TPP riboswitch aptamer (THI element) from a Paracoccaceae bacterium, 97 nucleotides, folded computationally. It was read from a public genome assembly, where an Rfam model found it. Lineage of the source: Bacteria > Pseudomonadota > Alphaproteobacteria > Rhodobacterales > Paracoccaceae.
[in-house]
RNA sequence: GAUGCGUGACAGGGGCGUUCGGAUCUUUCCGGGCUGAGAAGCACCCUUUGAACCUGAACCAGAUCAUGCUGGCGGAGGAAGUCGCGCGGAUGCCCCU
Numbered sequence: 001g002a003u004g005c006g007u008g009a010c011a012g013g014g015g016c017g018u019u020c021g022g023a024u025c026u027u028u029c030c031g032g033g034c035u036g037a038g039a040a041g042c043a044c045c046c047u048u049u050g051a052a053c054c055u056g057a058a059c060c061a062g063a064u065c066a067u068g069c070u071g072g073c074g075g076a077g078g079a080a081g082u083c084g085c086g087c088g089g090a091u092g093c094c095c096c097u
Base pairs, nucleotide, nucleotide: 004087005086006085007084008083009082010081011047012046013045014044016041017034018033019032020031021030022029023028053078054077055076059072060071061070062069
């Protein structure tokens, strides 16, 4: 003391739909069903090794009571990080023989 492997702290990014019933009555709340990690949770997911999430998109095909529900689009475009610790030992330098 590089690549690598593991890990911690702090920081940051993100989404929350659909359907039925009730209340409310231009909206929002409560309860049930569906998918999901998560459908407002002291939660969950993701942070460049980035399909977390956004855009395209009021997209296309299929399924469904309905919906990004599934597939396509698609490794397309965008997207949020720093510091430390451990293991390891490439490489360099020094010493001894």